About this RNA:
Bacterial RNase P class A from a Gaiellaceae bacterium, 348 nucleotides, folded computationally. Model confidence (mean pLDDT): 78 of 100. A source record names the gene rnpB.
């Protein structure tokens, strides 16, 4: 230098003009209350004016904790649901350091990592077999048939090695299958073989020993024990574990219409006259827990704002936009800055 990896931080700038939404300050003007009905005055909305604030690193996914806010709630159980290596740190969710596995040369990256020697279940194709396992090929005892060659013979066969075929059987060494075939290597031994015995390696399991706070490592020494892989398969064991979410919730009009009541049906109208209609006004329900306001934030609504145009600069701009809040975890993301730290193929 170039590759590569960790961990930080940026995410076009500057400026003029226009435009949106919120709040704050001061003015008209309108509504609606106080008021001596005046003069002012208070609230609520609005108009145009100054002033000011106005997306993010993930506002995302809505996966996790928790604020809050309403509901439930003696005690214990069962269902059901989350997560499981160890020390710290944090209420939690999480982080940080290891430790054990995989991957990479390394830096360093991933991992729901209790338990498959408790019990069920699974295990594609391929294969003879897929788990207290299997005999297709091969290997080998023993029978039988046939052939060959020596050997005996009373010439009729007898026995016997080999060899071919065919049966009963043994065997997991060899070969083929398969992501996996019930440790490896080398001897013994066997009729062939085989932990069947034995060295020696590897795993496992009891003990025991150092070193570590611990997960765990190293090592002794016994025991041929060899025991496949899935728990994100049911399951076991361990620890935690009300529900619903701001469309949570609290406060709450008016105006039109309807309905009940108004002490002799209430002013009044019909009418001689009583009964009975309609009925200005007045109260009270419904309309409606509707609107609309808090909830609610120096960004923030419910038609939902946060931009656009020009100019100049540069490396020429990606993923993407808030919806109660705040903390995490995830996942997208052009390009560039700092910082360390790694050298197998790599250049000087």
């Nucleotide at each position: 230098c170039u590759c590569g990896c960790a961990g930080g931080c940026c995410g076009g700038g500057u400026g003029a003009c226009c435009g949106c939404g919120g709040g704050c300050c001061a003015c008209g003007g309108u509504g609606c209350g106080c008021g001596c009905c005046a003069a002012g005055u208070g609230c609520a909305g609005u108009g145009g004016g100054g002033c000011u604030c106005g997306a993010g690193g993930a506002a995302a996914g809505u996966c996790c904790g928790g604020a809050c806010a309403c509901c439930g709630c003696a005690g214990g159980g069962c269902a059901g649901g989350a997560c499981g290596c160890u020390c710290c740190c944090g209420c939690g969710a999480g982080g940080g350091a290891g430790g054990c596995g995989g991957c990479g040369a390394a830096a360093g990256c991933c991992g729901a990592c209790g338990g498959a020697a408790a019990g069920u279940g699974g295990c594609a194709c391929a294969g003879a077999a897929a788990g207290c396992a299997g005999a297709c090929c091969g290997c080998c005892u023993c029978c039988g048939a046939c052939g060959u060659g020596a050997u005996c013979u009373c010439c009729g066969g007898a026995g016997u090695a080999c060899g071919u075929c065919g049966g009963c059987g043994g065997u997991a060494a060899g070969g083929g299958u398969g992501a996996a075939a019930c440790g490896g290597u080398g001897g013994g031994g066997u009729a062939a073989g085989a932990g069947c015995c034995c060295a020696c390696c590897a795993g496992c399991g009891g003990c025991c020993g150092u070193g570590g706070c611990g997960a765990c490592a190293c090592g002794a020494c016994c025991g041929g024990c060899u025991c496949g892989c899935c728990a994100a398969a049911c399951c076991c064991c361990g620890u935690c574990c009300g529900g619903u979410g701001c469309a949570a919730g609290g406060c709450g009009a008016a105006c039109a219409g309807g309905c009940u009541c108004c002490g002799c049906c209430a002013a009044g109208a019909c009418g001689g006259c009583c009964c009975g209609u309609c009925g200005a006004g007045g109260a009270g329900c419904c309309g409606g827990g509707u609107a609309g306001c808090c909830g609610c934030a120096a960004a923030g609504a419910u038609g939902g704002a946060u931009g656009g145009u020009c100019a100049c600069c540069c490396u020429c701009g990606a993923c993407a936009g808030a919806a109660u809040c705040c903390g995490g975890c995830u996942u997208a993301c052009a390009g560039g800055c700092c910082u360390g730290c790694u050298a197998a193929c790599g250049a000087a």